[in-house]
RNA sequence: GGCCCCGUCGUCUAGCCCGGUCUAGGACACUACCCUUUCACGGUAGGAACAUGGGUUCGAAUCCCAUCGGGGUCA
Numbered sequence: 001g002g003c004c005c006c007g008u009c010g011u012c013u014a015g016c017c018c019g020g021u022c023u024a025g026g027a028c029a030c031u032a033c034c035c036u037u038u039c040a041c042g043g044u045a046g047g048a049a050c051a052u053g054g055g056u057u058c059g060a061a062u063c064c065c066a067u068c069g070g071g072g073u074c075a
Base pairs, nucleotide, nucleotide: 001074002073003072004071005070006069007068010028011027012026013025020058030046031045032044033043034042051067052066053065054064055063
């Protein structure tokens, strides 16, 4: 340098192919409260995310282009 794959809460991940209608869902973690003599367990509630920029569209996490970052492969 060419080609391919990936980037979503603190972490792991679903959703993407086939655009919308649920408030972007779940698990773990965290915070508060309840329970408990206390801790643990358990219960309830809460905060937290679509890599960046542009385009298409009435509407984009999802489609297109570029960039950035990571991985693989060929040379």
Molecule: transfer RNA
Organism: Leptolyngbya sp. PLA1